[in-house]
Order: sequence, then structure tokens, then C1' cells
RNA sequence: CAAAUUGAUCGCAAGACCCCUCGUAUAAUCUUGGGAAUAUGGCCCAUAAGUCUCUACCCGGCGACCGUAAAUUGCUGGACUAUGAGGGAAAGCAGAAACAUA
Repeated sequence: CAAAUUGAUCGCAAGACCCCUCGUAUAAUCUUGGGAAUAUGGCCCAUAAGUCUCUACCCGGCGACCGUAAAUUGCUGGACUAUGAGGGAAAGCAGAAACAUA
């Protein structure tokens, strides 16, 4: 100096649970089929689409319209879920002080 083997050291981390706010998704929207109600009514069930997306796809209010038929329609208030960010709270770690014990 080169190779092999063995050992040691260092580096490559994590940030839970809960609450609040906000961004993104989706418009809490909508297709089709079956059934139901009828101006004191306008619903129920199933199915499909929609999301770089799991789930959800409902509740209430105010109108329009339909002259009794089979068909609805506009506006509006209110969520959950997925994911990300911020805040709170909490936890963990480290340090300091006081006290107690050894």
C1' cells in the first nucleotide's frame, strides 16, 4: 500500500389522543327503474354517475307550478367523511430552582 474478516463509533427519527378554524373534494348534486301522494299533496325504495377520495348523498324553511292529472321546480339555513395547514390543549424530551431522602 492492497484485499479479506471481525469489532467499535457516527448518520439515516418521532411528533400520539382530543377540541376549534380554514383550504381541497362535492355542487350534501344528480341518472335510470319501480311504487306512492294529489292544491291540507308533491314522497318512498332500489340503481348508476359525480371526487387524483374512503364514506356520505340527508334534515328544516320560504316560494313557483300542477284545477285533480302525472309530473315536478326555484331559492335558502344546517353536516358528516377523506386529506392538508394553522391554533388550543396535552404528551414526550432537555435544563434550572426549591424541598425530601440516600
Model confidence (mean pLDDT): 76 of 100. Predicted 3D model of a 102-nucleotide RNA (Purine riboswitch aptamer) from Salsuginibacillus halophilus. The sequence was found by an Rfam model in a public genome assembly. Lineage of the source: Bacteria > Bacillati > Bacilli > Caryophanales > Salsuginibacillus.